[in-house]
Order: sequence, then C1' cells, then structure tokens
RNA sequence: GGAGUCGGCUAGACGGUCGCUCGUCCGCUUCGGCGGGCGGGAGGAAAGUCCGGGCUCCACAGGACACGGUGGUGGGUAACGCCCACCGUCCGCGAGGACAGGGAAAGUGCCACAGAAAACAAACCGCCCCAACGUUUCGGCGGAAGGGUAAGGGUGAAAAGGUGCGGUAAGAGCGCACCGCGGUCCAGGUGACUGGACUGGCAGGGUAAACCCCACCGGGAGCAAGGCCAAAUAUGGGAGCAGGACUCGUCCGGUCCGCGAUCGACUCCCGGGUAGGCCGCGUCGACGUCGUCGGCAACGGCGACGCCAGAGAAAUGACCGUCCACGACAGAACCCGGCUUAUCGGCCGGCUUCCCUU
RNA sequence: GGGGAUGUAGCUCAAUCGGUUAGAGCACUGGACUGUCGAUCCAGAGGUUGCGGGUUCGAGUCCCGUCAUCCUCG
Repeated sequence: GGAGUCGGCUAGACGGUCGCUCGUCCGCUUCGGCGGGCGGGAGGAAAGUCCGGGCUCCACAGGACACGGUGGUGGGUAACGCCCACCGUCCGCGAGGACAGGGAAAGUGCCACAGAAAACAAACCGCCCCAACGUUUCGGCGGAAGGGUAAGGGUGAAAAGGUGCGGUAAGAGCGCACCGCGGUCCAGGUGACUGGACUGGCAGGGUAAACCCCACCGGGAGCAAGGCCAAAUAUGGGAGCAGGACUCGUCCGGUCCGCGAUCGACUCCCGGGUAGGCCGCGUCGACGUCGUCGGCAACGGCGACGCCAGAGAAAUGACCGUCCACGACAGAACCCGGCUUAUCGGCCGGCUUCCCUU
Repeated sequence: GGGGAUGUAGCUCAAUCGGUUAGAGCACUGGACUGUCGAUCCAGAGGUUGCGGGUUCGAGUCCCGUCAUCCUCG
C1' cells in the first nucleotide's frame, strides 16, 4: 500500500432576524387573556408492535390437565426468545462467521423417483461350491436346479462402520492393527465437555422447524388501564307545598262547606351516570454524566454532580450570511430493557492476509 | 390499543399428508381457415411462488424474520 474481518462514535457547524410550545417569575387585565425576562424543547431508530418488564384494574385455596412458548453449559438482569463468556458441530488459508444445539434404545407416522431390497433389511448383475446332465486328451471344463457370499458392479440423499493385512472355495469383525462407536474407570473443569486407560467385535438408517416424550416458563386485560370532581335533559329516592274538578272515609234527613287519606303542577336535597374538567403524565427514574472498585466480559457496588420534551388537534419552523465532507432514514403521545427493519455519508480503533521497501 | 386473513404468469384462480419438470381459463405471439376481420382449429411464449434466511435428500407447502395489502373490534 491492496484485499478482508470485527467493533465503536457521529447524524451539518457557527452567527443574525422573525415565529411555535411547556414551565417559572414580573407587569397589565374587560378575568377570556396579553406583554416581557429566564430556562427546557424529538431519535438512533421516536418506526414495526416481534419479545420481556414496570404501572393499573379484574379474577384467584392448593395442584393437575389442556394450550402456547423456550431448549448446549455457566453467568448477567426487574425480566426476556436479549446480552456476555465458554463448549460442541459446520464454513473460511486466516482474522472471524453460522447454528430451534434436549430425546430416534417409550410409542406412532413418513421416506417420492430409481433400485433386488428403504427397515423384523435385502441376493438383480457378479463371485464361489455344486446335484442331474453334457463334454473330454480322463487332469478337467461347462453347468440356468440347490446352496454360500454384502468384498466388487449398479440405484439412491441414505443400503448393517472405514482403511490395510491375514484368512477363505469365494467372502465376511471371521482374526488382527489404526480410526470411529458403545460400556466401565481415572484425571481436569462449577458445568457443557476434554484427555487417557481398560474393555466389547459393534449396538444397528434418516426425520421430532411430523405427532410425541422430557425439563423449564406463562392467570386475564390493557393509559380508550384506572382514579377524582361534575352541567343541561331524562330517571330513582326523600322532604315541603299554592290549589282542589274527580275518588274514598267522617259529619248529615240530603247537598255544600270543614277535617282526614289518596293523587299531585312546582321547589329543594341526596344518589348513580353522560358531556366536560383534573389526575395518571414526566423534577427522582431498573434516569443521566464523571470518578473509583470488583469481574475476562455482559454487568454490578460505592461516591460526587445534574434534573434533561411533556402536548391534547397535538409545539422544533422560516429566511439571510459564512464554512464544509453539501446533509439520508425519519417526528415522542403511559414508561422502560431488548430485537428487527429503514438510513446520504464521515471519523476512529482492534485483528487477519498478500505485496513492496528497509 | 387488540384480533384475523392474503400474497403463485399481464388478469382471475389451482396445486392432496412436503415428492420428481408449478398447471387451467382469459389475454398475448405465430400458423391454418376467409376476399378481409371476427369466431373456430393447431402450435408457442410467458414464473425471483412478495423478499431474506433456516430445517429436510427434497419447500409454493414446514419454521423464523421482514415487507405490502385487506378485513374487523373497542
């Protein structure tokens, strides 16, 4: 210098003018607001809503079943399907990357086509033995019935471990060596696992992102959760009452009046609840910055300092100047931790490999 | 803030419990027929199964992520 790999940071800067929104203080006010000063004012993803929690309400004796999710080991965390470290398998020369990575010796299902056979394995070709029979130079040779054989061919993604030597009629873990596999033991490690010794000739295909089994986790709903205040109209309950046609009782020879009951326009109070308002809601938080300590790390402990958007039709904008690398994706709505996706560029660092120079 | 469905040729739809090379109709192209066009007949072309991964011998189908569209409840 080229190529590559992993990680982190940033998200136009500065100045001026005019605006928007929230808080606070002051002044004015016709009580509706207005003006001024000071301070704060979107993101790394505010997004998708895919996980996990806080918070709130409802339900609930314990447990089980069902359903859903997760799945190497150890740790971190409020929790997680996230993060860190390590182990194993695979890919890459390497730095590194990918992995739903428990169980196929509980049971069930499936494995197209091809192939003899696809799971209680299997004899198509080939190889070997060989009856009858044929032939013969009488040594043998051929041999389609029968038998042996999984070494060779062929099919397939996959065919009862692989290589080599011995052995055999030909073969075969039939025997042996090494590798692989199972079992027992020893050593190291918290553990996944690793290494070694002895032993068994070898269990017996794949698939569980097929059903299933095992272990662990999960009560439901969501800020339109939920709480407080509370108008008009209508309604429920209670109290009062102008008036009195009608009804009943009393009085009376009869009627009216009077008295009592019932009914009741209306008024007041109470209750639930709607509109509306306030809280939840952001100045106390799994918060931020710095330092220090523990830890390989994720992260945690301690100390100091800081308060950093909070609307309810919803606020961040416009213009001008200078500079540069010429500016992408995109706008909070209860909050937080992750993941994923979108994104013009720029900067920094660790490491690998190749080439050149010294 | 919840719940659900779909994505396959230009259009409308198929594809069984995962199986060989993803089919059909309309549309399109060429030829035949006809004086010409249409209709009809014959032949043909046309596919990133929305996208990216994974499981599997093998994926349109199973799993994960993602994008887009539509429906629905309060």
Molecule: RNase P RNA; transfer RNA
Organism: Kolteria novifilia